[in-house]
């Protein structure tokens, strides 16, 4: 060197996460590379590191070891950009008060604006007059069985008579009192009036007069200044995700290189 039988390894890796650590189930890459059972409130092992049972294949394309190169993942860090939380009003805008400031605009004004100055009123206080209101007087009517006046029939008393006296009723007038009025007088009052007079007040308001001669009243922009206010920009700091550079670490899959049994017979 072949040739036939075995046997060791193999019959997916990997990542991150979880564990004292290792491996599974279970997410993720990557790819096709046995089957059953067990398993996240975890199942199982102890650096010799899945655990029971079973089947394949089998000393090299297929195992083992190292470079390489490299999908993917995970950490940091800077840079962007996304959200989110928190804080600042002594960065900041936006918005609000305020103050200055006076664009606009409207109304007025030489038929005199604004500012003077004179007067009267309007306020208030006396005093008269006047109104109203009660009240009292005058007037006018009613109005007393007796305890008011006249007059007193009828009766009664007095007298012999003449006569007289007293006096009911009626009547008539009146007194207390009741009514009622146009007027006219006394007296009291007052959120009545401006009528007369005087006398105070002077902020405001109507009037009348005068001097002066171009504005006067009302909205109230922008520009500035203070202050306020954290809802949103904005600063600032923290967290979450994304992208991207650079370190760092792990890395299937490919690719290269090496290396690795045992028996049997030729």
């Nucleotide at each position: 060197c072949c040739g036939u039988g075995c046997u060791a390894a193999g019959c997916g890796g990997g990542g991150a996460g979880g564990u004292a650590g290792c491996g599974g189930u279970g997410c993720c890459c990557u790819g096709u590379a046995c089957u059953c059972g067990c398993a996240a409130u975890c199942c199982g092992c102890u650096a010799u590191a899945g655990c029971g049972a079973g089947g394949c294949c089998g000393a090299a394309u297929c195992c083992c070891c190292g470079g390489c190169c490299a999908a993917g993942g995970u950490g940091a860090a800077g840079u962007g950009g996304u959200u989110u939380c928190a804080a600042g009003g002594u960065c900041u805008g936006c918005c609000c008060c305020a103050a200055a400031g006076g664009a606009u605009u409207g109304g007025u004004g030489u038929u005199g604006a604004c500012a003077c100055c004179c007067g009267g009123g309007u306020c208030c206080c006396g005093c008269a007059c006047a109104a109203u209101g009660a009240g009292g007087a005058c007037c006018c009517g009613c109005g007393a069985a007796c305890c008011c006046u006249g007059u007193c029939a009828g009766g009664u008393c007095c007298g012999g008579a003449a006569g007289g006296a007293a006096g009911c009723a009626g009547c008539a007038g009146u007194a207390a009192g009741c009514g009622g009025u146009c007027a006219u007088c006394c007296c009291c009052a007052u959120g009545u009036g401006u009528u007369g007079c005087g006398g105070g007040a002077u902020a405001g308001c109507c009037u009348g007069g005068g001097u002066c001669g171009a504005g006067c009243c009302a909205u109230g922009a922008a520009a500035u200044u203070g202050g306020g206010u954290a809802a949103c920009g904005c600063u600032u700091g923290g967290g979450g995700c994304c992208a991207u550079u650079u370190c760092a670490u792990c890395g299937a899959a490919g690719u290269c290189g090496g290396g690795u049994g045992c028996a049997c017979g030729g």
Molecule: Bacterial large signal recognition particle RNA
Organism: Pontibacillus salicampi